[in-house]
Context: one part of a larger RNA
Molecule: large-subunit ribosomal RNA, domain IV
Organism: Porphyromonadaceae sp. NP-X
RNA sequence: CACAGCUAAGGAACUAGGCAAAAUAGUCAUGUAACUUCGGGAAAAAUGACGCCUCCCCGUGUUGAGCGGGAGGCCGCAGAGAAAUGGCCCAGGCGACUGUUUACCAAAAACACAGGGCUUUGCAAAAACGAAAGUUGAGGUAUAAGGCCUGACACCUGCCCGGUGCCGGAAGGUUAAGAGGAGAUGUUAGCCGCAAGGCGAAGCAUUGAAUUGAAGCCCCGGUAAACGGCGGCCGUAACUAUAACGGUCCUAAGGUAGCGAAAUUCCUUGUCGGGUAAGUUCCGACCUGCACGAAUGGUGUAACGAUCUGGGCACUGUCUCAGCUGUGAGCUCG
Numbered sequence: 001c002a003c004a005g006c007u008a009a010g011g012a013a014c015u016a017g018g019c020a021a022a023a024u025a026g027u028c029a030u031g032u033a034a035c036u037u038c039g040g041g042a043a044a045a046a047u048g049a050c051g052c053c054u055c056c057c058c059g060u061g062u063u064g065a066g067c068g069g070g071a072g073g074c075c076g077c078a079g080a081g082a083a084a085u086g087g088c089c090c091a092g093g094c095g096a097c098u099g100u101u102u103a104c105c106a107a108a109a110a111c112a113c114a115g116g117g118c119u120u121u122g123c124a125a126a127a128a129c130g131a132a133a134g135u136u137g138a139g140g141u142a143u144a145a146g147g148c149c150u151g152a153c154a155c156c157u158g159c160c161c162g163g164u165g166c167c168g169g170a171a172g173g174u175u176a177a178g179a180g181g182a183g184a185u186g187u188u189a190g191c192c193g194c195a196a197g198g199c200g201a202a203g204c205a206u207u208g209a210a211u212u213g214a215a216g217c218c219c220c221g222g223u224a225a226a227c228g229g230c231g232g233c234c235g236u237a238a239c240u241a242u243a244a245c246g247g248u249c250c251u252a253a254g255g256u257a258g259c260g261a262a263a264u265u266c267c268u269u270g271u272c273g274g275g276u277a278a279g280u281u282c283c284g285a286c287c288u289g290c291a292c293g294a295a296u297g298g299u300g301u302a303a304c305g306a307u308c309u310g311g312g313c314a315c316u317g318u319c320u321c322a323g324c325u326g327u328g329a330g331c332u333c334g
Base pairs, nucleotide, nucleotide: 001328002327003326004325005324006323007322009320010319013318018315026050027049028048029047030046035040037152051074052073053072054071055070058068059067060066075079087313088312089311090310091309092308093307094305095304099111100110115150116149117148118147119146120145121144127136128135129134153300154299155298156297158230159229160228163227164226165223166222167221168220169219172218173217174216178212179211183207184206185205186204187203190199191198192197231249232248233247234246235245258292259289270286271285272284273283274282
């Protein structure tokens, strides 16, 4: 040093944190709170008993083993005599729950979930894989299947369609290839000219205006459990303070209920109360919300959790503060 065992008095003073250790532990009996979705919570908590021997005794037992009861007695420091075998309580955050996950640093508040909603799809379905054939969906058929969001349950889920998206509309504007072919150009039989050259039909070739021409876009409506968004300034009440009230500007609309220094609060260790002798944490309030807020769900919530936070009882070498004992290791390499 490693792994074990014990320790006076104290008992978390240790520490980021009771990490680790100790403590609890079995069976029977008694008893058991708040809260609650009435199932739970609950092994809540808190208590008591437990060995062995004798018995004329009693009950039960296919009259057997035994089981249950009763009386009397015995031993030890110790009777669940070893091993194995829950520590408990209070309060709060998050997630309803059992589950799942980063094989090998993260098990969680992340994922999933039953339940809720929107949306697509009428069957040769939508969707997906595949140049295709074909297959899955499904030997299913809207009480079905796919996509997206939310996430038990309870109470609820406000306003905004201006932007983006989606759905519907088809009058008008714009709009491709294509259709169309006005015209233009090149070439030249021919004609004119002394010549140079000029004009030039048909055909061929190259171009090419008008006109016609779908969806889309513009446009007109709808839609937020679609993506998203949800104001500013000034004044005003018979102390003061505050502003139910008024004015004004802007907006598509200006945040409703509920919650709130919060897993969200910068200032901040906010202020007040509780707990402590003393509390940047914790709990209860307040609201001045830098920068909560309603299925990117809001607020509660019994039960559950190797979850996170604060407190308490018990217990202890975690510590005050260290000591002793046992086994191993011991110097080099493997």